This is a predicted structure of a 481-nucleotide part of an RNA (small-subunit ribosomal RNA, 5' domain) from Trachelomonas sp. Tukuba080509E.
[in-house]
Context: one part of a larger RNA
RNA sequence: GGAUGAACGCUGGUAGUAUGCCUAACACAUGCAAGUUGAACGUUUUUAUUAACAUAAAAAAGUAACGUACGGGUGAGUAAUAUGCAAGUUAUCAAAGCUCAGGUAAGGAAUAACAUGUGGAAACAUAUGCUAAUGCCUUGUAUUGCGGUUUUCCGUAAAAGAUUUUCGCCUGGGCAUGAGCUUGUACUUGAUUAGCUUGUUGGUGAGGUAAUGGCUUACCAAGGCUGUGAUCAAUAGCUAGUUUGAGAGAAUGAUUAGCCACAUUGGAACUGAGACACGGAACAGACUCCUACGGGAGGCAGCAGUGAGGAAUAUUUCACAAUGGAUGAAAGUCUGAUGAAGCAAUACUACGUGGAGGAAGAAGGCCUUUGGGUUGUAAUCUCCUUUUCUCAUUGAAGAAUAUAUGACGGUAAUUGAGGAAUAAGCAUCGGCUAACUUCGUGCCAGCAGCCGCGGUAAUACGAGGGAUGCAAGCGUUAUCC
Numbered sequence: 001g002g003a004u005g006a007a008c009g010c011u012g013g014u015a016g017u018a019u020g021c022c023u024a025a026c027a028c029a030u031g032c033a034a035g036u037u038g039a040a041c042g043u044u045u046u047u048a049u050u051a052a053c054a055u056a057a058a059a060a061a062g063u064a065a066c067g068u069a070c071g072g073g074u075g076a077g078u079a080a081u082a083u084g085c086a087a088g089u090u091a092u093c094a095a096a097g098c099u100c101a102g103g104u105a106a107g108g109a110a111u112a113a114c115a116u117g118u119g120g121a122a123a124c125a126u127a128u129g130c131u132a133a134u135g136c137c138u139u140g141u142a143u144u145g146c147g148g149u150u151u152u153c154c155g156u157a158a159a160a161g162a163u164u165u166u167c168g169c170c171u172g173g174g175c176a177u178g179a180g181c182u183u184g185u186a187c188u189u190g191a192u193u194a195g196c197u198u199g200u201u202g203g204u205g206a207g208g209u210a211a212u213g214g215c216u217u218a219c220c221a222a223g224g225c226u227g228u229g230a231u232c233a234a235u236a237g238c239u240a241g242u243u244u245g246a247g248a249g250a251a252u253g254a255u256u257a258g259c260c261a262c263a264u265u266g267g268a269a270c271u272g273a274g275a276c277a278c279g280g281a282a283c284a285g286a287c288u289c290c291u292a293c294g295g296g297a298g299g300c301a302g303c304a305g306u307g308a309g310g311a312a313u314a315u316u317u318c319a320c321a322a323u324g325g326a327u328g329a330a331a332g333u334c335u336g337a338u339g340a341a342g343c344a345a346u347a348c349u350a351c352g353u354g355g356a357g358g359a360a361g362a363a364g365g366c367c368u369u370u371g372g373g374u375u376g377u378a379a380u381c382u383c384c385u386u387u388u389c390u391c392a393u394u395g396a397a398g399a400a401u402a403u404a405u406g407a408c409g410g411u412a413a414u415u416g417a418g419g420a421a422u423a424a425g426c427a428u429c430g431g432c433u434a435a436c437u438u439c440g441u442g443c444c445a446g447c448a449g450c451c452g453c454g455g456u457a458a459u460a461c462g463a464g465g466g467a468u469g470c471a472a473g474c475g476u477u478a479u480c481c
Base pairs, nucleotide, nucleotide: 001481002480003479004478006477007476008475009474010473013351014350015349016348017347018346019344020343021309026307027306028305030304031303032302035066036065037064040063041062043060044059045058046057047056048055049054073262074261075260083186084185085184086183087182088181089180092179093178094177097175098174099173100172101171102170103169104168105139106138107137108136114129115128116127117126118125119124144157145156146155147154148153161167162166188234189233190232195225196224197223200222201221202220203219204218205217206216207215237259238258239257240256241252242251243250244249264285265284266283287298288297289296290295315341317340318339319338323337324335325334326333327332354384355383356382357381364375365374366373367372389418390417391416392415394413398408425470426469427468428467429466430451431450432449436465437464438463439462440461446453447452
């Protein structure tokens, strides 16, 4: 000198764009953040029409299907089952999407909701009875798949209907995309950590997995790693990037993007194409809450918000109008993703706080050798302008898709009126280092980045005047180059 997710002090006009718990992965009141489908299904309630059956509309809980593994958060753990780069997978998987081929036959038994009871403070549990389905089960079929044989044979495995334009369902192949696994290489510090390892290293058989493999197990062999630093300990999410630097490099990893890990702590699983699952379930621990003491409920490292910690970090806002996502045939519904607004000089950028004229030069202040000098064209004054400000007029684009649909927002922008009107500070002035004098103080009070200043003429302390630098900021502190 540059930089910052900064903080502190003094000061503070406007706009745009970004950014905003770096500390306690501390504890959380309240609300919201994942639902949707009646064109899968039966039922209940209400309303309308009707004499009634019934029909239509709306609402509710339930069965079923898809989604909840995405999106959003955090960085505790992890020094390598991470990440980056480059390869491999003839050792693999796949829901939805696209595409190709073939099929969609015949039957059956239940169950929730509901009704009637029972137990319980509650959470909820339970008995009996009724009913439906694209829920469940059986039989049949098999171009094809899988297994076994082997070259055409054997065994085995499917399906669901709904509205009637169509959407589905089942089997198999391919594509796209996503995921798993493997290898090489790179990847912080410490030797005041030198030896480490027994499923350990390899083989065979078996099991397990979507799949390879000590992944697991039985047996066999005795291996494997290590001074090119094993093991142990400490620290740490990794990267694209970011900051600085001429570069080499050094430091760093907020926001944004990719990957990983985690979801009160711990381990283990179910469902599923996909989880060992943030707003799923079971168990154990700690904590909080309710209780009729028998037992129950909970998990903000989602968005707001609260307490605590801290030098320190925002609203319990608006909208699904756009983009994207879930679901649905669709209309639509949901979406604290997202789009917006609010707060903060936190950062960057831009603009303004007026412009021109105007005296050998007012007053006042300060200094003075008392002549004057300086503040200073500065002000007053004259002429002008209106960025900004206030008020009013018109008023968007962002909307795709014929109509309709805009949170932002009566915002941006436009036009008109008014009036210099609403708007300057901070630090420094001994040298380094741009900028000097007077008074006060008297090694005191104080200053200070280094050298150093102050003990009666202090350009170094404090104040006044003046000056210099930067400017809606200025200075200090901290950290990096």

NCBI's taxonomy places the organism under Eukaryota, Euglenozoa, Euglenida, Spirocuta, Trachelomonas. Model confidence (mean pLDDT): 85 of 100.